[in-house]
RNA sequence: UAUUUAUCAAGAAAGGCUGAGGGAUAGGCCCUGCGAAGCCUUAGCAACCUGAUUUUUUUUAUUCAAGGUGCUAAUUCCUACCCAUUUUUUGGGAUAGAUAAGAG
Repeated sequence: UAUUUAUCAAGAAAGGCUGAGGGAUAGGCCCUGCGAAGCCUUAGCAACCUGAUUUUUUUUAUUCAAGGUGCUAAUUCCUACCCAUUUUUUGGGAUAGAUAAGAG
């Protein structure tokens, strides 16, 4: 970098350095010198993989939080394309994106 599967309405922040942007893209709407993004430290959340138990033949269920990740404003912040409903609202799905695991 392209690809397969699963999940995305819940949850969880303080400090230090630094100093103007950030929320993937576009539009909107927001956050931000009462400190953005980034880096570091500590803490926390969650439970995808690993681990333990169980069932059992490689699957199911339960559990732990030690290890590998991830995350800690707003539903993935909302919308984008399609369908239904309705008269411009509501709902569903898809695309895209993010994360994990697998395979090349």
Molecule: SAM riboswitch aptamer (S box leader)
Organism: Ignavibacteriales bacterium CG18_big_fil_WC_8_21_14_2_50_31_20